[in-house]
Molecule: transfer RNA
Organism: Candidatus Daviesbacteria bacterium
RNA sequence: GGGCCGGUAGCUCAGCGGUAGAGCAAUGGACUCUUAAUCCAUUGGCCGUGGGUUCGAAUCCCACCCGGCUCA
Numbered sequence: 001g002g003g004c005c006g007g008u009a010g011c012u013c014a015g016c017g018g019u020a021g022a023g024c025a026a027u028g029g030a031c032u033c034u035u036a037a038u039c040c041a042u043u044g045g046c047c048g049u050g051g052g053u054u055c056g057a058a059u060c061c062c063a064c065c066c067g068g069c070u071c072a
Base pairs, nucleotide, nucleotide: 001071002070003069004068005067006066007065010024011023012022013021018055026042027041028040029039030038048064049063050062051061052060
């Protein structure tokens, strides 16, 4: 330098054009003599960056940045 895969909540990951979700974690509550476990609720994301297409983009297109694999 070429090719491929990935970047979404604090962490691990879903989400294949119509206002972004789960599990764990955190916070509050219930239960308990207390803790743990269990149950309920809540908080938390401008979807790597910048453009384009579209009535509408995490999703499609282009460039770039970062990480991994691979070829030379």